Notes
Model confidence (mean pLDDT): 81 of 100. The RNA shown here (transfer RNA) has 76 nucleotides and comes from a Candidatus Saganbacteria bacterium. Its Rfam family is "tRNA". From the family's description: Transfer RNA (tRNA) molecules are approximately 80 nucleotides in length. Gene Ontology term of the family: triplet codon-amino acid adaptor activity.
[in-house]
RNA sequence: GCGCCGUUAGCUCAAUUGGCAGAGCAGGACACUCUUAAUGUCAAGGUUGAAGGUUCAAUUCCUUCACGGCGCACCA
Numbered sequence: 001g002c003g004c005c006g007u008u009a010g011c012u013c014a015a016u017u018g019g020c021a022g023a024g025c026a027g028g029a030c031a032c033u034c035u036u037a038a039u040g041u042c043a044a045g046g047u048u049g050a051a052g053g054u055u056c057a058a059u060u061c062c063u064u065c066a067c068g069g070c071g072c073a074c075c076a
Stems, first nucleotide, its partner, number of pairs: 001072007010025004019056001028042004049065005
């Protein structure tokens, strides 16, 4: 340099043919309990990597860029 895959909650990941963004864990509150553990209940937590485009409507489609991974190429 080229190609492919990925980027969504603090972490790890879902989200059907474009139609209300979810789960587990962590953290918080409460209940229970001999216990700061375990278990249960509840609530909270998101500019969906960035900027544009298409659309009535975009996590989803298109373009560019950034970051990460893998492969290939180059390496006097």